Predicted 3D model of a 108-nucleotide RNA (SAM riboswitch aptamer (S box leader)) from Hellea sp. The source organism's lineage runs through Bacteria, Alphaproteobacteria, Maricaulales, Robiginitomaculaceae and Hellea. The model forms 94% of the base pairs in the Rfam consensus. The prediction has a mean pLDDT of 82. It matches the Rfam family "SAM riboswitch aptamer (S box leader)". Rfam links the family to the GO term regulation of gene expression.

[in-house]
RNA sequence: UACUCAUCAAGACCGACCGAGGGACAGGCCCUUAGACGUCGGGGCAACCUUGUGAAUACACAGUUGGUGCCAAAUCCUGCGCUUCCGUAAGGGAAGGGAAGAUGAGAG
Repeated sequence: UACUCAUCAAGACCGACCGAGGGACAGGCCCUUAGACGUCGGGGCAACCUUGUGAAUACACAGUUGGUGCCAAAUCCUGCGCUUCCGUAAGGGAAGGGAAGAUGAGAG
């Protein structure tokens, strides 16, 4: 990083510093001077890589020393010349898929 694969409804907060925006983007909605966001320290969650066991690179279970990740809200919700069903006078609703994004593991 214009590529590939997997996952995304569960889970997990305190202190110090800073001081105005923040939640990717747009709309909505929300968080925030009772200090958000961010940084640092500590703590925690999880189990992708990883480790162990089971004939075991694929499946299952267990672990958390190590590499990441994460700790408001479903990825906060929606986003589409999409599919199916339901329904309205119209707007619409449900399920699925897609797009975009995030994280990991690869690959270049």